[in-house]
RNA sequence: UGAUAGAGGUUGCGUAUUUCAUCAGUAGCUUUUCUGAUGUGUCAGGCACAGGAGAGGGUCAGUGAAAGGGGAAUACGCCGAAAGAUAAGGUUUCCGUGAGCAUCUUAUCUUGGGCAUGCAUUUAAGAGGUGUAUGACUGUCAUCUGAUUAUGGAUGGGGCGCUAUCAGA
Numbered sequence: 001u002g003a004u005a006g007a008g009g010u011u012g013c014g015u016a017u018u019u020c021a022u023c024a025g026u027a028g029c030u031u032u033u034c035u036g037a038u039g040u041g042u043c044a045g046g047c048a049c050a051g052g053a054g055a056g057g058g059u060c061a062g063u064g065a066a067a068g069g070g071g072a073a074u075a076c077g078c079c080g081a082a083a084g085a086u087a088a089g090g091u092u093u094c095c096g097u098g099a100g101c102a103u104c105u106u107a108u109c110u111u112g113g114g115c116a117u118g119c120a121u122u123u124a125a126g127a128g129g130u131g132u133a134u135g136a137c138u139g140u141c142a143u144c145u146g147a148u149u150a151u152g153g154a155u156g157g158g159g160c161g162c163u164a165u166c167a168g169a
Stems, first nucleotide, its partner, number of pairs: 001167006009079001012078009028063003033058003038050004042099003045095002082111010112138002115135008140157006
């Protein structure tokens, strides 16, 4: 230097399925009543459709979700597992362009791992994620030190790390 194998764990990581809560007594639907011209197809333009036989909105009562996001269990795949940020590109409409939303791919950057608390941000959210500060914990290596078969203590490093084996120089 290369190849192969391997370790980390207060919930290691991801995915799928099941389940639970949240979303929410919200949207929608039905109904009462008031109002009276707009409304829907994500937005702008076009086009289409619904609309004084009442659009939309308010109000009364009844009924009442789902998706995205999350917790747990199980299974599977794994140990840069993966997550986040930024940029570029692809897919996604009634029509074509741009934007938005969602999603996928690639590149670069950040983070050893999870935990608790504060703050910021994201979010419907006090959940979860990310960043940051603090605290202890954990794994690993280096240095110093104690001890002497027991593997402790202190300081520091970063996963481009660490351990083992093999091969080469």